[in-house]
Parts: sequence; structure tokens; C1' cells
RNA sequence: CUCGGUCCUUCGCGACGGGUCCGUUUCGAACCGGGUCAGGCCGGGAACGGAGCAGCCCUAAGGAUCAGGGUCCGUGUGCGAACGGCCCGGGCCC
Repeated sequence: CUCGGUCCUUCGCGACGGGUCCGUUUCGAACCGGGUCAGGCCGGGAACGGAGCAGCCCUAAGGAUCAGGGUCCGUGUGCGAACGGCCCGGGCCC
């Protein structure tokens, strides 16, 4: 001087972990959500009507779930690219 390599810097694409938003499925209200309201209660001579607890159904806040999608953060994660630096190795020259 030159080539290669580890590490560092920056950028890009991925991986993994976490947060969050949307969506899937599901759970989810003694009463202060809705529907249907047995029983009982109330009104009525009666027919019937009324309010309505439990139960059942639906769902809210919220919880769980997902080879799901977006995004953010992190990394002793992988690869690529750019310039440079310390160090290491090879070659050549002095």
C1' cells in the first nucleotide's frame, strides 16, 4: 500500500419479546342495561290487565383468545448496503 475479518456508526428488510389500535371467537350485569317474564304480588265480580324477582336469551364496561392486520418500543437477533475508525490475519514493497 492492498485484500479479508471482528466490533462500532447510519440506513433498509426480516426474526423474537413487549405495549397499543382495529378485527375474529368466547366469557361477562343479584339490583342500579334490554327482551321474555314461571312463582308470588297488585287491580278487577269475572274476563283480563299491571308492575315485576328468579330463570333463560342478548349485550355494555371489562377479561380471555388469535400462524389475524396496522403501528410503536426494545435486542449479547439475522442478512444486506454506505463511508470511516481501533484491532486481527494474508499478500506485496521499503